[in-house]
Molecule: SAM riboswitch aptamer (S box leader)
Organism: Sporolactobacillus kofuensis
RNA sequence: CUCUUAUAAAGAGUGGCGGAGGGACUGGCCCAAUGAAGCCCGGCAACCUUUCAUUUCUAAUGAAAAGGUGCUAAUUCCAGCAAGAUCUCAUCUCAAGAGGUCUUGAAAGAUAAGAG
Numbered sequence: 001c002u003c004u005u006a007u008a009a010a011g012a013g014u015g016g017c018g019g020a021g022g023g024a025c026u027g028g029c030c031c032a033a034u035g036a037a038g039c040c041c042g043g044c045a046a047c048c049u050u051u052c053a054u055u056u057c058u059a060a061u062g063a064a065a066a067g068g069u070g071c072u073a074a075u076u077c078c079a080g081c082a083a084g085a086u087c088u089c090a091u092c093u094c095a096a097g098a099g100g101u102c103u104u105g106a107a108a109g110a111u112a113a114g115a116g
Base pairs, nucleotide, nucleotide: 001116002115003114004113005112006111007110013041015040016039017038021031022030023029025080026079027078028077042072043071044070047068048067049066050064051063052062053061054060055059076108081105082104083103084102085101086100087099088098089097
């Protein structure tokens, strides 16, 4: 880097260093000198390993949180493609157009585990 599977409305700091950016991309909309990114510490969670318990015992469920990751503003911050429902506008009798709201599915990105 590619493929497969799973997950996403919950949860987590008045800490230290640091100094101007950050929220993947595009468009919005936000966060930031009342201190961004990054690093450290703390915390959250329970995907994999591990340990323990129970049972329906090649496994399943539950608990712990020791090891490997992850996460720690906003639903993956919202939308981006498609379908359906509905409302508004303009045009004017001819087929279409523009915009808004809601729902569903996909795509994209993220993380974990497995494979190449």